[in-house]
RNA sequence: CGGGGUUUGGCGUAGUCUGGUAGCGCGCACGGCUGGGGGCCGUGAGGUCGCAAGUUCGAAUCUUGUAACCCCGA
Numbered sequence: 001c002g003g004g005g006u007u008u009g010g011c012g013u014a015g016u017c018u019g020g021u022a023g024c025g026c027g028c029a030c031g032g033c034u035g036g037g038g039g040c041c042g043u044g045a046g047g048u049c050g051c052a053a054g055u056u057c058g059a060a061u062c063u064u065g066u067a068a069c070c071c072c073g074a
Base pairs, nucleotide, nucleotide: 001073002072003071004070005069006068007067010026011025012024013023020057028044029043030042031041032040033039050066051065052064053063054062
């Protein structure tokens, strides 16, 4: 320098193909069951989807640029 992949709550991830309310598990907070702990159950908080721009009524999703990390090649 060229090509490819990954990036989504604290952690791990689905959703992207085919644009239409951002979900799940763990963790956390509160409450209930329990004499207490553990465990189980219920409720809740926590994300502007790596960043910027564009297209669109509407973008995690499409387009362009760019950052970090990984792989291949030179």
Transfer RNA from Lachnospiraceae bacterium UBA1251, 74 nucleotides, folded computationally.
Taxonomically the source falls in Lachnospiraceae (Bacteria, Bacillota, Clostridia, Lachnospirales).
Rfam family: tRNA. It is annotated as a transfer RNA.
The coordinates come from a structure-prediction model, not an experiment, and the mean pLDDT is 81.